[in-house]
Context: one part of a larger RNA
RNA sequence: GGACGAACGCUGGCGGCGUGCUUAACACAUGCAAGUCGAACGGUGACCUCGGAGCUUGCUCCGGGCGAUCAGUGGCGAACGGGUGAGUAACACGUGACCAACCUGCCCCUUGCUCUGGGAUAACCCCGGGAAACCGGAGCUAAUACCGGAUACCCGCCCCCGCAGGCAUCUGCGGGGCCGGAAAGCUCCGGCGGUGCAGGAUGAGCCCGCGGCCUAUCAGCUCGUUGGUGAGGUAACGGCUCACCAAGGCGACGACGGGUAGCCGGCCUGAGAGGGCGACCGGCCACACUGGGACUGAGACACGGCCCAGACUCCUACGGGAGGCAGCAGUGGGGAAUAUUGCACAAUGGGCGCAAGCCUGAUGCAGCGACGCCGCGUGAGGGACGACGGCCUUCGGGUUGUAAACCUCUUUCAGCAGGGAAGAAGCGCAAGUGACGGUACCUGCAGAAGAAGCGCCGGCUAACUACGUGCCAGCAGCCGCGGUAAUACGUAGGGCGCGAGCGUUGUCC
Numbered sequence: 001g002g003a004c005g006a007a008c009g010c011u012g013g014c015g016g017c018g019u020g021c022u023u024a025a026c027a028c029a030u031g032c033a034a035g036u037c038g039a040a041c042g043g044u045g046a047c048c049u050c051g052g053a054g055c056u057u058g059c060u061c062c063g064g065g066c067g068a069u070c071a072g073u074g075g076c077g078a079a080c081g082g083g084u085g086a087g088u089a090a091c092a093c094g095u096g097a098c099c100a101a102c103c104u105g106c107c108c109c110u111u112g113c114u115c116u117g118g119g120a121u122a123a124c125c126c127c128g129g130g131a132a133a134c135c136g137g138a139g140c141u142a143a144u145a146c147c148g149g150a151u152a153c154c155c156g157c158c159c160c161c162g163c164a165g166g167c168a169u170c171u172g173c174g175g176g177g178c179c180g181g182a183a184a185g186c187u188c189c190g191g192c193g194g195u196g197c198a199g200g201a202u203g204a205g206c207c208c209g210c211g212g213c214c215u216a217u218c219a220g221c222u223c224g225u226u227g228g229u230g231a232g233g234u235a236a237c238g239g240c241u242c243a244c245c246a247a248g249g250c251g252a253c254g255a256c257g258g259g260u261a262g263c264c265g266g267c268c269u270g271a272g273a274g275g276g277c278g279a280c281c282g283g284c285c286a287c288a289c290u291g292g293g294a295c296u297g298a299g300a301c302a303c304g305g306c307c308c309a310g311a312c313u314c315c316u317a318c319g320g321g322a323g324g325c326a327g328c329a330g331u332g333g334g335g336a337a338u339a340u341u342g343c344a345c346a347a348u349g350g351g352c353g354c355a356a357g358c359c360u361g362a363u364g365c366a367g368c369g370a371c372g373c374c375g376c377g378u379g380a381g382g383g384a385c386g387a388c389g390g391c392c393u394u395c396g397g398g399u400u401g402u403a404a405a406c407c408u409c410u411u412u413c414a415g416c417a418g419g420g421a422a423g424a425a426g427c428g429c430a431a432g433u434g435a436c437g438g439u440a441c442c443u444g445c446a447g448a449a450g451a452a453g454c455g456c457c458g459g460c461u462a463a464c465u466a467c468g469u470g471c472c473a474g475c476a477g478c479c480g481c482g483g484u485a486a487u488a489c490g491u492a493g494g495g496c497g498c499g500a501g502c503g504u505u506g507u508c509c
Stems, first nucleotide, its partner, number of pairs: 001509004006505005013376006019369002021334001026332003030329003035076003040073002043070001048065008083287003093211004099205001103203001107200002111196004115149004124139001126137004155180002158177008185192002213259003220250003225247008262284004266277004289310005312323004340366001342365003348362001349360004379409004389400004413450001415445005423436001426433002453498005458479003464493005474481002
């Protein structure tokens, strides 16, 4: 000198764009953050409506249609999106490569099929237990829920034959035999679905080469340890797990141990080499009160799912229950220190749905903070052989200083008033549909009117005098100032520097 997620002191006019718990992965009141589909299903049935009957002619009853709503069965989603950095020195990450050892819902392409039966169970009704959370028993019912049977290609297992390829185990193709394996319907008639095989796309999984912290005041480490055979397990290879066998495997090219740490794209600095960092944004990983476990599923060992244990908090009728903000706001606490319990789904994106649409604290916006960067303003021109005042003075004057007053002019920004968007495409028969917002922007009005501070002035380092003080009070980044004339302390005048900021502290280069 540059830089910062900064803080502190003094000061503070406006706007745009960013950015804001670095500390206690401390504890959390309250609200919201993941639902949706009636075009899968049985019920419920407000409102409206059609027909009929009764008649006290505006009400009741019966039947049909439409169908809001509600819980339930079922489907898809809830594994995304959002948060955090605790753990992790590891194939976690980066990069390059491998899988002839693998899976992939929704989506796309090709092609075939969608036949026939069955038994249940929620809801509901009845009974019972419980303070509650909830639970038990009996009975009825539907499905795209569940279970059989049939059929099936280039599907799977096993066996046989042939051809081709490779990387050892093997792989691909063709033929034959045996065994085995599917499906679901709904409809507003336009469609939307179901199932098999094969391919694509996307997303995952596994393995390997290389690379990136400190410590030798850690020198030896290891028994599923290293390898083999067999088996189990997985989507899949594998000591992943197990039985048996062998005795191996790693290490000064730093094993093992200890400390520290999420990694990267990048960011800061620097001429570069290098050094430091990993906040915001993007990719990957890990975690979700602490520890462990599996279930469901295409996908989880699952932040707002389940079970067990523990700590903590809450409710209780003392028998027993409920909870997990490292989601968005917000509270307490810790701290030098970090924001609103805001608006909207209008846009972008996501889930569900044929759609209308519903949900979305993702997101878009607004609010707060000079926290940062950038832009603008606080007026412009004229104006004295130079006012007043202040300060200095050799008492002549000098300086503040064209500065002010005064004259002429302008009106950005802020203020007031009028007009007033783009962002909108899509959807919808149509009407219509913008949170931001009456914002940006345009026009008009008034008046210099509302808007300057902070640090420094001994040398380094740009800027000097007076007074006060008298090794006192104090200053200080280093050298050093102060003990009676202090350009170094304090105040004033003046000056220098930067300017809505200026200094200080901390950290890195």
Small-subunit ribosomal RNA, 5' domain from an uncultured Actinomycetes bacterium, 509 nucleotides, folded computationally.